[in-house]
RNA sequence: UCCGAUAAGAGCAAACCCGGAGUAAUCCGGGGGCGCAAAACCUACGGAUCCUUAAAGUCUAAGGAUGGCCGGGUUGCCGAAG
Numbered sequence: 001u002c003c004g005a006u007a008a009g010a011g012c013a014a015a016c017c018c019g020g021a022g023u024a025a026u027c028c029g030g031g032g033g034c035g036c037a038a039a040a041c042c043u044a045c046g047g048a049u050c051c052u053u054a055a056a057g058u059c060u061a062a063g064g065a066u067g068g069c070c071g072g073g074u075u076g077c078c079g080a081a082g
Stems, first nucleotide, its partner, number of pairs: 003082001011036002016031006034068001040074003045071003048066007
């Protein structure tokens, strides 16, 4: 100097409940803690799933949502053995 975790110090926050926004999916705040080495970020880029509207008759179109569904990109704490 490089890689690097089963350590240490931190971080996030599932289900569910309460309040609010939205037609809805879902989101925000508080509680809560299933889990996470990126469960940090991305005017959701691609796939997938979900919601709304229209038409169709079993196939599409438009708009929206999900990053804790997967892929991908960027950034990031410590530094054992080796």